[in-house]
RNA sequence: ACCUCGCGACAGGGGCGCUUGCGACACGCGGGCUGAGACGCACCCUUGAACCUGAACCGGAUAAUGCCGGCGGAGGAAGUCGCGGGGCCAGCGCU
Numbered sequence: 001a002c003c004u005c006g007c008g009a010c011a012g013g014g015g016c017g018c019u020u021g022c023g024a025c026a027c028g029c030g031g032g033c034u035g036a037g038a039c040g041c042a043c044c045c046u047u048g049a050a051c052c053u054g055a056a057c058c059g060g061a062u063a064a065u066g067c068c069g070g071c072g073g074a075g076g077a078a079g080u081c082g083c084g085g086g087g088c089c090a091g092c093g094c095u
Base pairs, nucleotide, nucleotide: 002087003086004085005084006083007082008081009080010079011046012045013044014043016040017033018032019031020030021029022028023027051076052075053074057070058069059068060067
């Protein structure tokens, strides 16, 4: 140098569903479920399971829903720098 982990800075990427009540009929204000996050300048993610496609998919649950699992060793998907730890190696010098 390279790889990896952690922290920081700046920058970027992403999702926001189901159900219910009220008022409305454009939408708004609350309650409940799952979850890191359901509009919070919050949360997650930046070379990989953040997120998207497949998908108005399939199986199982649920009041209901990507709620759980499959799909998924699938195809895409957004980064630089600095500091520190670890791994591995090249070159040079000495013995």